About this RNA
The RNA shown here (c-di-GMP-I riboswitch aptamer) has 94 nucleotides and comes from a Candidatus Zixiibacteriota bacterium. Model confidence (mean pLDDT): 81 of 100.
RNA sequence: GCUGUCUCAGAGCAAACCUGCCGAAAGGUGGAGACGCAGAGCUACGGGACUACAGCAGCGUAACUUCGCUUGCCAUGUCUGCCGGGCCGCCAGC
Numbered sequence: 001g002c003u004g005u006c007u008c009a010g011a012g013c014a015a016a017c018c019u020g021c022c023g024a025a026a027g028g029u030g031g032a033g034a035c036g037c038a039g040a041g042c043u044a045c046g047g048g049a050c051u052a053c054a055g056c057a058g059c060g061u062a063a064c065u066u067c068g069c070u071u072g073c074c075a076u077g078u079c080u081g082c083c084g085g086g087c088c089g090c091c092a093g094c
Stems, first nucleotide, its partner, number of pairs: 001094004012037002018031005035081001041087003045084003048079003055073003058069003
């Protein structure tokens, strides 16, 4: 450097459900728990997905600018266990 579907060793991670905390939510995090994972290590860089507090619009209401909503739009929020890229790395074989 290449290959690893299957396969050796020693390790590692931990979906869903339940639960403490944080968050408007998506989601994050600790506990508990294993569906899976050879990068299920790191990185929101490209695509994609999720959410919508605030904001804007709409509607109703009010009339010194308010209050409300089974409404719409919106990422600056989130996801790397959706795919790709980048960085780093264990073991085995060649």
It was read from a public genome assembly, where an Rfam model found it. NCBI's taxonomy places the organism under Bacteria, Pseudomonadati, Candidatus Zixiibacteriota. Rfam family: c-di-GMP-I riboswitch aptamer. Rfam's curators write: GEMM was predicted in a large-scale screen for bacterial structured RNA regulatory elements.